Predicted 3D model of a 61-nucleotide RNA (Fluoride riboswitch aptamer (crcB RNA motif)) from an Actinomycetes bacterium. Its mean pLDDT, the model's own confidence on a scale to 100, is 75. Taxonomically the source falls in Actinomycetes (Bacteria, Bacillati, Actinomycetota).
RNA sequence: AACAAAAAGGGCGAUGGAGUCCGCCCUAACCGCCUAGACGGCUAAUGACACCUACCAAUCG
Numbered sequence: 001a002a003c004a005a006a007a008a009g010g011g012c013g014a015u016g017g018a019g020u021c022c023g024c025c026c027u028a029a030c031c032g033c034c035u036a037g038a039c040g041g042c043u044a045a046u047g048a049c050a051c052c053u054a055c056c057a058a059u060c061g
Stems, first nucleotide, its partner, number of pairs: 009026005016052002019049003032042003
């Protein structure tokens, strides 16, 4: 100096906020689906749980 491991720390998990758990990454993890492609079309605020906010549908006042 390089490589590897552990600890600690940080980051990430298709549209917001914060919490818990799980998983992943150490410059990577991650960056939705359909169509040969394009025009175009479709689901969803979660990785999972629940709360708030936004959006959509139905009913009642």